The RNA shown here (Guanidine-I riboswitch aptamer) has 120 nucleotides and comes from a Pseudomonadota bacterium.
It matches the Rfam family "Guanidine-I riboswitch aptamer". Rfam links the family to the GO term regulation of gene expression.
Its mean pLDDT, the model's own confidence on a scale to 100, is 79.
RNA sequence: CAAAUGUGCAUCUAGGGUUCCGGCCGAGCGAUCGGUGCUGGUCCGAGAGAGGCAGUCCUUGCGGCACCCGCGCACUUGAGCGGUGCCGGGGAUACACGGCGGGACAAAAGCCCGGGAGGU
Numbered sequence: 001c002a003a004a005u006g007u008g009c010a011u012c013u014a015g016g017g018u019u020c021c022g023g024c025c026g027a028g029c030g031a032u033c034g035g036u037g038c039u040g041g042u043c044c045g046a047g048a049g050a051g052g053c054a055g056u057c058c059u060u061g062c063g064g065c066a067c068c069c070g071c072g073c074a075c076u077u078g079a080g081c082g083g084u085g086c087c088g089g090g091g092a093u094a095c096a097c098g099g100c101g102g103g104a105c106a107a108a109a110g111c112c113c114g115g116g117a118g119g120u
Base pairs, nucleotide, nucleotide: 007054008053009052011050012049015044016043020041021040022038023036024035025034026033027032055093056092057091058090059089062088063087064086065085066084067083068082070081071080073078095115097118101113102112103111
């Protein structure tokens, strides 16, 4: 930029490991060092999990404002009906089986490749 009822963002959860902190074990007089993922804190974290915000769509028996054209009415400039745009309110945002392998940070994962390959 395009697309969008199928999008984006941050927060959180299921889940995930071990840089840092803590725990446990060992060494050392000690400062500290080594090992260990361990119901922990930090950390990573979902297309097919959660709510939120924004976006998008709808709003003929929601509201307000502006503009436009026509219609009939009233009768000299007015209200109504209609269309477009903006703001606010309300509603919708569906469905969804899935590897092997590879990649990142310390490492791993429902993270990313990926709503991919494949299957139905």

The sequence was found by an Rfam model in a public genome assembly. The model forms 93% of the base pairs in the Rfam consensus.